The RNA shown here (small-subunit ribosomal RNA) has 1499 nucleotides and comes from an uncultured prokaryote.
RNA sequence: AGAGUUUGAUCAUGGCUCAGAUUGAACGCUGGCGGAAUGCUUUACACAUGCAAGUCGGGCGGCAGCAUGGACUUCGGUCUGAUGGCGAGCGGCGAACGGGUGAGUAAUGCAUCGGAACGUACCCAGUUGUGGGGGAUAGCUCGGCGAAAGCCGGAUUAAUACCGCAUACGCCCUAAGGGGGAAAGCAGGGGAUCGCAAGACCUUGCGCGAUUGGAGCGGCCGAUGUCUGAUUAGCUAGUUGGUGGGGUAAAGGCCCACCAAGGCGACGAUCCGUAGCUGGUCUGAGAGGAUGAUCAGCCACACUGGGACUGAGACACGGCCCAGACUCCUACGGGAGGCAGCAGUGGGGAAUAUUGCGCAAUGGACGAAAGUCUGACGCAGCAAUACCGCGUGUGUGAAGAAGGCCUGAGGGUUGUAAAGCACUUUCAGUGGGGAGGAAAGGGUUGUAGUUAAUAGCUGCAAUCUGUGACGUUACCCACAGAAGAAGCACCGGCUAACUCCGUGCCAGCAGCCGCGGUAAUACGGAGGGUGCAAGCGUUAAUCGGAAUUACUGGGCGUAAAGGGUCCGUAGGUUGUUGAAUAAGUUGGAUGUGAAAGCCCCGGGCUUAACCUGGGAACUGCAUACAAUACUGUUCAACUAGAGUGCAGCAGAGGAAGGGGGGAAUUUCCGGUGUAGCGGUGAAAUGCGUAGAGAUCGGAAGGAACACCAGUGGCGAAGGCGGCACCCUGGACUAAUACUGACACUGAGGGACGAAAGCGUGGGGAGCAAACAGGAUUAGAUACCCUGGUAGUCCACGCCGUAAACGAUGUCAACUAGCUGUUGGGAGGAUCUACCUCUUAGUAGCGUAGCUAACGCGAUAAGUUGACCGCCUGGGGAGUACGGCCGCAAGGCUAAAACUCAAAUGAAUUGACGGGGGCCCGCACAAGCGGUGGAGCAUGUGGUUUAAUUCGAUGCAACGCGAAAAACCUUACCUGCCCUUGACAUGUAGCGAACUUUCCAGAGAUGGAUUGGUGCCUUCGGGAACGCUAACACAGGUGCUGCAUGGCUGUCGUCAGCUCGUGUCGUGAGAUGUUGGGUUAAGUCCCGUAACGAGCGCAACCCUUAUCCUUAGUUACCAGCACGUAAUGGUGGGGACUCUAGGGAGACUGCCGGUGAUAAACCGGAGGAAGGUGGGGACGACGUCAAGUCAUCAUGGCCCUUACGUCUGGGGCUACACACGUGCUACAAUGGCCAGUACAGAGGGUUGCCAACCCGCGAGGGGGAGCUAAUCCCAGAAAACCGGUCGUAGUCCGGAUUGGAGUCUGCAAUUCGACCUCAUGAAGUUGGAAUCGCUAGUAAUCGUGGAUCAGCAUGCCACGGUGAAUACGUUCCCGGGCCUUGUACACACCGCCCGUCACACCAUGGGAGUUGGUUGCACCAGAAGUAGCUAGUCUAACCUUCGGGGGGACGGUUACCACGGAGUGAUUCAUGACUGGGGUGAAGUCGUAACAAGGUAACC
Repeated sequence: AGAGUUUGAUCAUGGCUCAGAUUGAACGCUGGCGGAAUGCUUUACACAUGCAAGUCGGGCGGCAGCAUGGACUUCGGUCUGAUGGCGAGCGGCGAACGGGUGAGUAAUGCAUCGGAACGUACCCAGUUGUGGGGGAUAGCUCGGCGAAAGCCGGAUUAAUACCGCAUACGCCCUAAGGGGGAAAGCAGGGGAUCGCAAGACCUUGCGCGAUUGGAGCGGCCGAUGUCUGAUUAGCUAGUUGGUGGGGUAAAGGCCCACCAAGGCGACGAUCCGUAGCUGGUCUGAGAGGAUGAUCAGCCACACUGGGACUGAGACACGGCCCAGACUCCUACGGGAGGCAGCAGUGGGGAAUAUUGCGCAAUGGACGAAAGUCUGACGCAGCAAUACCGCGUGUGUGAAGAAGGCCUGAGGGUUGUAAAGCACUUUCAGUGGGGAGGAAAGGGUUGUAGUUAAUAGCUGCAAUCUGUGACGUUACCCACAGAAGAAGCACCGGCUAACUCCGUGCCAGCAGCCGCGGUAAUACGGAGGGUGCAAGCGUUAAUCGGAAUUACUGGGCGUAAAGGGUCCGUAGGUUGUUGAAUAAGUUGGAUGUGAAAGCCCCGGGCUUAACCUGGGAACUGCAUACAAUACUGUUCAACUAGAGUGCAGCAGAGGAAGGGGGGAAUUUCCGGUGUAGCGGUGAAAUGCGUAGAGAUCGGAAGGAACACCAGUGGCGAAGGCGGCACCCUGGACUAAUACUGACACUGAGGGACGAAAGCGUGGGGAGCAAACAGGAUUAGAUACCCUGGUAGUCCACGCCGUAAACGAUGUCAACUAGCUGUUGGGAGGAUCUACCUCUUAGUAGCGUAGCUAACGCGAUAAGUUGACCGCCUGGGGAGUACGGCCGCAAGGCUAAAACUCAAAUGAAUUGACGGGGGCCCGCACAAGCGGUGGAGCAUGUGGUUUAAUUCGAUGCAACGCGAAAAACCUUACCUGCCCUUGACAUGUAGCGAACUUUCCAGAGAUGGAUUGGUGCCUUCGGGAACGCUAACACAGGUGCUGCAUGGCUGUCGUCAGCUCGUGUCGUGAGAUGUUGGGUUAAGUCCCGUAACGAGCGCAACCCUUAUCCUUAGUUACCAGCACGUAAUGGUGGGGACUCUAGGGAGACUGCCGGUGAUAAACCGGAGGAAGGUGGGGACGACGUCAAGUCAUCAUGGCCCUUACGUCUGGGGCUACACACGUGCUACAAUGGCCAGUACAGAGGGUUGCCAACCCGCGAGGGGGAGCUAAUCCCAGAAAACCGGUCGUAGUCCGGAUUGGAGUCUGCAAUUCGACCUCAUGAAGUUGGAAUCGCUAGUAAUCGUGGAUCAGCAUGCCACGGUGAAUACGUUCCCGGGCCUUGUACACACCGCCCGUCACACCAUGGGAGUUGGUUGCACCAGAAGUAGCUAGUCUAACCUUCGGGGGGACGGUUACCACGGAGUGAUUCAUGACUGGGGUGAAGUCGUAACAAGGUAACC
């Protein structure tokens, strides 16, 4: 520090997710030791049991219990407070600390800094006093009541308990004269004096009273800061202030009486929700964000609510009273209780420990002290809960062991890992030793102070004694032995780490993207690896990454986002100069910012965590001082901003009103006139013989203003358009005068605000929602047509929204140019057509710059400033609820649950379009001939079947694999057999191989039988072959062409497909390859940020057309010769044809024209051939998961006495039917009969087969020739020349069927071909539709070959005869290039919308219902306090002895908790039914959107 995820790819926007750190955690698996920490986050739920606050006899009366001493004794005991001490009690101090918890509390709190009107026990310092009396009461005792808790009465008693009196400097009050008010003793010691004694007295210590000051602590007040909601906007009557009282320790409406009417609030009052606050903690670079366990400070609370008492301090956790709920005891009459102290229990929960030891240390309470108490605290126990440290060995060790896993079978890996050998012993174990935490305290001695004193007390010193829970401490030593000690997660990417097996969209995984449908590095297991390690993962939570709320540090033209526009309040901001001030600002200083923590430097534990010393820091607040540039404030000026006056000027600027105008539509009246009009893609509805439409004249009425008219004008926006008048706003221009910052923006607020809509009243020509009819259509509640009402118009009043758009807020400043245009001004020319400058608008380009890009670019989206508005993933939703506005429609404001991992912008490449342009192709057109109709052949589908084997399925399957299914083939079916096998290799044994004959059987096969012993040899044996045996293995046309190789089809012989370097672009990409021409062609030329290159095109190859040359046998025969009835038959020839080798030839080379002078095209010459001469082979990058596992090869899976092998028979040949491809026809351009002529290319020894003979024929016999330019197949046919038929189901056509035959072959029935006789079906040119072909082509005619025993109408090849037409590119199909739109990219066979039906989820409404909280107005009134008090009772003081004063109880009033009832508000839950929303597998109906989406879309 980033990464993954939207896309085919890209950049951006934007969300989601991950890697990090952390935790009082929990869960899963695992678990050796130690240190030092932490441990109910949930029910402030309920609590059994024990403990957590006592202490003082040196305050007091005393003596229940214990011990000691003494006395008595009947030896059982009894008495004795005398001593140590001490239960209960009176009294003092403490119990208000310490410990717990976080319910409440948004300020009566907390934090920081200040303040004045206060209190303070214990402590410190100072001053001073401590005199003299009195009356009670607990206890004890006696009696009574009660179950108990406890209570009552009588008698009696003490105090440091209580009450007067005296005194009172200081103290308090005051009217300044005066008045008021206190105390307590106890302990130790003691010389003199007094006393019977106690003691007095003195002294020391402690205590007590009064008072002053301090310290620390506490109470009160103020400022600033301190969560969320405005769908909470108004709140407040003790409320705000004053005066006077009361009250308090103290200021104060704290309380009361009176007076005034204030106080708070958009700088967020009030109300709702949530929450203890802080130092700090976690995170972060920081700023921040989150948090407030442990430790520390503050606050609040103590079962819930209320209340006071005591006290220095409480409205009191382990106190009291009352009310309530709950629990317990009870004799039913009454009582008791409060773990949010420490342990512990139940409950809740994912979850959090021992009913431990000790006061040894530290601290606290009391005490003079010893000491007692202390669940504070110190320790131990439990828990890997987190942090830190250590260990589980170390070295060596290759036969790279065994085993595992993988394997390409060689090996690799686990792996120096183990074993083995040599060492070590931390920790744990056993045994032994052994610090520190301990200071005090007490005894003795000495000394100093106090004192009259050597008592006593206190201080200091020495010495002796002596205190440890932890604790079997830490630590050290010894012993033994590698001995007792490793797991967890992960391994598709992010993210370090890969293979096998199993599974087969199942089981499962998953943080995001996503894996799994038979080869899963993603599931499960294993091996291996990676990471961390006594832990590792998961879950939850916080911060980070997230600049994803942006102060640091974001945005708003199109991604979310500029308010519809203007005016203007508060607020924010504000020109130039000077002076003053010092609020902001700046500087150093002072105080504070607790400690701990963080950071730095040291120290102590073996290290670390941890502990500890010092420093720094705590960015803050306050105070005073100083500075004065800037901002603020005040004062004084200025004119550049702004405004005003004067003079001009353009304009659909506005508006009330009335006036007048023409064209057009419509309607009405009249004339002429006759059959249609109108409308559409085509029609129909409609109008018209009752006279339409057309045309002429007249009238009426409403609405709108052609041309001018313009990226022209005006206005804030909405918007404004015939003419003229009245009224009126603003802009602009020039010169000048005046005011003197008067300015900008603008939350709330106000005004304006298209269309539609609403209300009332008019008006209504045209147009036209709704509606009606006609069409279209599968439907058509639409598009089209004919009609037509609201409305559109006017007046008045509402509404307040629009894609109200420049999708661009307003104002101001600055920053290159060029061009057009509107208004004004200036200058100069000419006299009027111009030029230059300037200013205010309005347009088009464009530099810099900006931008994700597109684009913007002085009219900014550039560079800056001021102010406002708005945004924070998509959907849900601009919706619900609430509120405000509205007559309504509706508007404004505006969520959440739930759901998805995207949604979006711009640009790119493709693909597509019922987008555009250009071009090509037998693509159409022009022609010729077919198919589709018939019969048959053949293939396919379907059906059938035991089987009808399998594959191919739009073009690009269907006379295809199959260039030959009777058996075989053959893979299918049925039956009979075989199991190392029909076939291959290896081992062992036997035998040559092989062969004859017979029997059984359908055959395979089984049984018997005959002949034969070969070849090589180093003599051991070997090779080939056969048989037998066992095991490795064979075998499979079984599956997967979606695991593959190879081969093939197709687009398409279409002209395309790419690369290197450069350049442009952030990038995907572009350029090149586009453009202008041209071509069959990305063919070539020119232009050009491109220059070149590759695969394709073309050419090179084969063939064909001409010529030359070479060579002539089997071919040829001109000339010469021989010969025949005739024939190159023969000699010979090498001329010709031909054969087959080599060459020549054609290149737009030449001429003319066109063209940019190019490429090229057109025409011509020459030439056998002319513009790639004709034909062929040749098929770019790629597409279709195209075809083929059944040609072959091959991974994986499957079968192994069978899914293998052999064999007989059957099937692949079936047949209501449908389709493809063909053959033959339907006839006269023909059929039949007879005669005559001319090819090419092939094949042939298991062969082709001549002559000749036989047969009507298929064929048979025969045997010559030929291994082929020699012989044979082999007669070419159409054609030509004659004849006949005469338009007919025929002398056409030949299917079908019957008979008789031939040939092949073991075999012709299922199921061959041919011949002959007879039969003689459909069919008379074929609907919609559709195919081929552009020249030696179509059409037509025959010939050959492969396969093959036999079997072509198929396939391949060959020649003969031999046309027609192409104007042209509008249309159909396919293709190429450019461009455009796109929401498509699996790419239009795409994408995608809404209703309905079903399931689930959350949510709104809902007659209501149940709770919580709360306002207002009432009832009621416990305990308590205060006031009052005619009742009862009453020790201290006073008294005139009657009583008074004072007090207690009772009563009553005020306040008030619980409670009750009424009426509102608010909120949670729930509710028949209901509304929309979301999500779901392949449901239904349509096709709204995306292309001109087929009616442009949208608001």
Model confidence (mean pLDDT): 85 of 100.